[in-house]
Context: one part of a larger RNA
RNA sequence: UGACGGGGACCCGCACAAGCGGUGGAGCAUGUGGUUUAAUUCGACGCAACGCGAAGAACCUUACCUAGGCUAGAAUGUGAGGGAAUGUUGGGUAACGCCAACAGUCUGGGAAACCAGACCCAAAACAAGGUGCUGCAUGGCUGUCGUCAGCUCGUGUCGUGAGAUGUUGGGUUAAGUCCCGCAACGAGCGCAACCCUUAUCAACAGUUGCCAUCAUUAAGUUGGGAACUCUGUUGAGACUGCCGUUGAUAAAACGGAGGAAGGUGGGGAUGAUGUCAAGUCAUCAUGGCCUUUAUGCUUAGGGCUACACACGUGCUACAAUGGAUGGUACAAAACGUCGCAAUCUCGUAAGAGGGAGCUAAUCGCGAAAACCAUUCUCAGUUCGGAUUGAAGUCUGCAACUCGACUUCAUGAAGUUGGAAUCGCUAGUAAUCGCAGAUCAGAACGCUGCGGUGAAUACGUUCCCGGGUCU
Numbered sequence: 001u002g003a004c005g006g007g008g009a010c011c012c013g014c015a016c017a018a019g020c021g022g023u024g025g026a027g028c029a030u031g032u033g034g035u036u037u038a039a040u041u042c043g044a045c046g047c048a049a050c051g052c053g054a055a056g057a058a059c060c061u062u063a064c065c066u067a068g069g070c071u072a073g074a075a076u077g078u079g080a081g082g083g084a085a086u087g088u089u090g091g092g093u094a095a096c097g098c099c100a101a102c103a104g105u106c107u108g109g110g111a112a113a114c115c116a117g118a119c120c121c122a123a124a125a126c127a128a129g130g131u132g133c134u135g136c137a138u139g140g141c142u143g144u145c146g147u148c149a150g151c152u153c154g155u156g157u158c159g160u161g162a163g164a165u166g167u168u169g170g171g172u173u174a175a176g177u178c179c180c181g182c183a184a185c186g187a188g189c190g191c192a193a194c195c196c197u198u199a200u201c202a203a204c205a206g207u208u209g210c211c212a213u214c215a216u217u218a219a220g221u222u223g224g225g226a227a228c229u230c231u232g233u234u235g236a237g238a239c240u241g242c243c244g245u246u247g248a249u250a251a252a253a254c255g256g257a258g259g260a261a262g263g264u265g266g267g268g269a270u271g272a273u274g275u276c277a278a279g280u281c282a283u284c285a286u287g288g289c290c291u292u293u294a295u296g297c298u299u300a301g302g303g304c305u306a307c308a309c310a311c312g313u314g315c316u317a318c319a320a321u322g323g324a325u326g327g328u329a330c331a332a333a334a335c336g337u338c339g340c341a342a343u344c345u346c347g348u349a350a351g352a353g354g355g356a357g358c359u360a361a362u363c364g365c366g367a368a369a370a371c372c373a374u375u376c377u378c379a380g381u382u383c384g385g386a387u388u389g390a391a392g393u394c395u396g397c398a399a400c401u402c403g404a405c406u407u408c409a410u411g412a413a414g415u416u417g418g419a420a421u422c423g424c425u426a427g428u429a430a431u432c433g434c435a436g437a438u439c440a441g442a443a444c445g446c447u448g449c450g451g452u453g454a455a456u457a458c459g460u461u462c463c464c465g466g467g468u469c470u
Stems, first nucleotide, its partner, number of pairs: 007470007015460002019424005026316008034307002042053002064302007076127003081121003086103006106117004129291002132289003138285002140280003143276001145274001150189006156165003169180003195268004200236007210225002214223002239262001242256005318417001322376006335364002339358002344353003383414001388409007430452007
């Protein structure tokens, strides 16, 4: 000077408390450990690994295993030489490769020889290749403390010096935010603001969107309108600006008015100096080491999907605030030509046939909970749906290992979950569905979107983490 203390003082945070809903018990999904295996590729391990890399393993992917094949090699560059391109056939193989034969003969200039250009094959040679090792040799990127309020510098002053001061103190703030004081005076990186979005209004613009007034229609359908909604651009608006009280005449705090919004209005992006030799050599790049008829390349099949068990994260339930049947209403944000697909027909259904319209404010995709009736009457049930049998649909060369979905039958555990533990302070929790990325197909995951919509916070003694002074 730091760090630490079951030392002290002050302050903050869903940290506790007050509440609401979960996990831990069941079944299933998914990840991990372990075990097994020819292989179950590799990485990630307290918070900060474990629905993580993976925004999607049937083949491919694929890195693993078994078996076959290649050796200047699968890709790329220079390239003597040859040929336009390219196509067909045969042999052989599980397949890739491999071997052989045949057909074919570009464009421009030129009388021709020949020259130039594009493309293909390709000897030799030079450069290969490696998801092999080291993240404790590295770059870059990322997590975390933490969106916590801190971390420093110049000059000056103090100290023999390491260093101190400034940055401490009195108040205040979400904040090293601001005010006052002070051997300090200033400054930088952070804070805040500038950026995006959302909430209000105005102006401008009205098509594909809108419809108050006037006609018209089955229908904003058509004429018409530019008011409203909406879309888009540009502006306005919130600044403790105004009033009162408190305060040190300060900073500020509390209450009020006006206002769509009030004291950072809500949300996002934005992450200081540093910490963890944190993570990543398997995104990429890269030093060193290793390998070169193999640790490289390629093909087929298998594996990554195994299963006495253990843990994490989720989904579905255990029912009446519910299940079933019928009727009926209301979104937002996305996406669509290798696509979205209406009306119609067939099928119990998944789906099939057919195909209007749409390169989209024009066409398409489109809610569920809610509400209204009827029924069930507390049961392992008309709850719950695992598992299994049979028959099908779709994608795709191909669903056996190993896809999703439909129908019929089957109808397991489960009656609210021990110790313990997690999330959340408002349009939040809880609950309900919709869309998108990846993607031929394959979400209970992820990322977004809207619908319905609570309870509680006395307070800071205690648990955890953090900040300042001592």
This is a predicted structure of a 470-nucleotide part of an RNA (small-subunit ribosomal RNA, 3' major domain) from an uncultured bacterium. Its mean pLDDT, the model's own confidence on a scale to 100, is 81.